Predicted 3D model of a 136-nucleotide part of an RNA (small-subunit ribosomal RNA, 3' minor domain) from a Bacteroidota bacterium. RNAcentral holds the full RNA, with entries from ENA. NCBI's taxonomy places the organism under Bacteria, Pseudomonadati, Bacteroidota. Its mean pLDDT, the model's own confidence on a scale to 100, is 80.

[in-house]
Context: one part of a larger RNA
RNA sequence: CACCGCCCGUCAAGCCAUGGAAGUUGGGUGCACCUGAAGGCGAUAACCGCAAGGAGUCGGCUAGGGUGAAACCAGUAACUAGGGCUAAGUCGUAACAAGGUAGCCGUACCGGAAGGUGCGGCUGGAAUAUCUCCUU
Numbered sequence: 001c002a003c004c005g006c007c008c009g010u011c012a013a014g015c016c017a018u019g020g021a022a023g024u025u026g027g028g029u030g031c032a033c034c035u036g037a038a039g040g041c042g043a044u045a046a047c048c049g050c051a052a053g054g055a056g057u058c059g060g061c062u063a064g065g066g067u068g069a070a071a072c073c074a075g076u077a078a079c080u081a082g083g084g085c086u087a088a089g090u091c092g093u094a095a096c097a098a099g100g101u102a103g104c105c106g107u108a109c110c111g112g113a114a115g116g117u118g119c120g121g122c123u124g125g126a127a128u129a130u131c132u133c134c135u136u
Stems, first nucleotide, its partner, number of pairs: 003099001005096001008092002011089001013086004018081003023076005031068005039061001041059004047054002102123009
């Protein structure tokens, strides 16, 4: 201040932080395939060599390089969701008195919004009168 009271939600505006997210950018690791230097290892008919061996050739191993598909991590992001805050915006009036349909809880459906209705439950619901009963 005290019903000329209090008070609820949507919508509109601004600011702040947060979440989801198509896409996009980047990172490292592993996997599969292709390629593969030097090196040493193994093999070896023609050449050299009396021989030992050498040259040459071949094979596999491998650093590195390339390609692919996944997964993970980080950034950014169209769009989107709710939250908080703000002297004087919009719409209604849900709650507080029996708040003008008592309110609330659970659940279902519906509705611009507070909310409404159905079913079940609670009293943390009120008033007067009458009747019956109980206690003092």